[in-house]
This record gives sequence, structure tokens and C1' cells, in this order.
RNA sequence: GCCGGCGUAGCUCAGUUGGCAGAGCAUUCGCCUUGUAAGCGAAGGGUCAUGGGUUCAAGUCCCAUCGCCGGCU
Repeated sequence: GCCGGCGUAGCUCAGUUGGCAGAGCAUUCGCCUUGUAAGCGAAGGGUCAUGGGUUCAAGUCCCAUCGCCGGCU
């Protein structure tokens, strides 16, 4: 230099065909317990890497850029 994959909550990841952004773990609170852990319930937590485009509508499609990983030279 060329090609491909990935980037979504604090962490690990779903979201497949464009139509209200989610799960588990973690955190906080409550219940339970003599108390703690475990268990049960609830809550908080998001610039969907960045910018632009298409569309009535984009995490999803298109383009560019950035970062990480792999391959080729």
C1' cells in the first nucleotide's frame, strides 16, 4: 500500500427482513435472613465510533474518516 471483519449500557454481547434500543453480569434500592452471602423484585445507566447521504422513518442501507483485529504484498 491492497483486501476482509468488528465498533451498541461499566463489562460480555444480541438486535437477521429499515418501523418504540434490549439481555446477562455488574451498580443502587427494596423483600427475605439474627446477620451476611445466595435467592426474589424494582430502578438507574445509551451522541448505536465520528461526519455526511438515501428514506416518511436508519443501530440496520450507501460514502468518507478514525480505532482495533486478521490476511496479502
This is a predicted structure of a 73-nucleotide RNA (transfer RNA) from a Chloroflexota bacterium. It matches the Rfam family "tRNA". It is annotated as a transfer RNA.